[in-house]
RNA sequence: AUCGUCCAGGGCAAACCCGUCGUGAGGCGGGGACGCAAAGCCAGGGAUCUUCUCCGAAGACCGCCCGGCCGCCGAUC
Repeated sequence: AUCGUCCAGGGCAAACCCGUCGUGAGGCGGGGACGCAAAGCCAGGGAUCUUCUCCGAAGACCGCCCGGCCGCCGAUC
């Protein structure tokens, strides 16, 4: 530098269920695992979604894509 075939220790947690907050998209906590090598962090761009007084405004979502920052183990060069 590239990569995730192999090793170790592990990590996160979709759907669904319960509680709770929110008009809502959704958030948080518990249970639960479909998956994930950034499924770690950042709403910067796009997409999508919600609400409202809808030429617009205010929001949600990064486990949709792009971008930025940081990073474990290992393999190859």

Model confidence (mean pLDDT): 87 of 100. The RNA shown here (c-di-GMP-I-GGC riboswitch aptamer) has 77 nucleotides and comes from a Deltaproteobacteria bacterium. Its Rfam family is "c-di-GMP-I-GGC riboswitch aptamer". Its family is annotated with cyclic-di-GMP binding in the Gene Ontology. Taxonomically the source falls in Myxococcia (Bacteria, Pseudomonadati, Myxococcota).